[in-house]
RNA sequence: CCUGCUCUAACGGGGUGCAAUGGCUGCAAGGCCAUCGCUGAGAGACGGUCACGUCAACCCGCGGAACCUGAUCCGGCUAACACCGGCGGAGGGAUUAGACGGCUUGCAUCC
Numbered sequence: 001c002c003u004g005c006u007c008u009a010a011c012g013g014g015g016u017g018c019a020a021u022g023g024c025u026g027c028a029a030g031g032c033c034a035u036c037g038c039u040g041a042g043a044g045a046c047g048g049u050c051a052c053g054u055c056a057a058c059c060c061g062c063g064g065a066a067c068c069u070g071a072u073c074c075g076g077c078u079a080a081c082a083c084c085g086g087c088g089g090a091g092g093g094a095u096u097a098g099a100c101g102g103c104u105u106g107c108a109u110c111c
Stems, first nucleotide, its partner, number of pairs: 001102002004100001006099005011061004017038002020035006044055004067092003073086004
């Protein structure tokens, strides 16, 4: 000195989707609640003036993306979400300290 697929601590960033059944509500579209299932690391709990807030777990912290915007986006696939590709080398996005490791340089001593 290190952007090192490593570890630790502290701090910080982030999301909560899609169906089925029953109930309530509504002219309807739909909304809410309960149970249950799917995907996923994560779909949880509590409070609430129903905007959201707090906590927990999980993921992520310089960046081909933890997540957000474009986006009620485009193509494939699916009952739908998910998933795959595009958009996308797009625009944003949260870090310090220490350990260990690696690299480099200087000085000293010995041979």
Model confidence (mean pLDDT): 76 of 100. Predicted 3D model of a 111-nucleotide RNA (TPP riboswitch aptamer (THI element)) from Neorhizobium galegae. It was read from a public genome assembly, where an Rfam model found it. The model forms 100% of the base pairs in the Rfam consensus. The source organism's lineage runs through Bacteria, Pseudomonadati, Pseudomonadota, Alphaproteobacteria and Neorhizobium. It matches the Rfam family "TPP riboswitch aptamer (THI element)". Rfam links the family to the GO term thiamine pyrophosphate binding.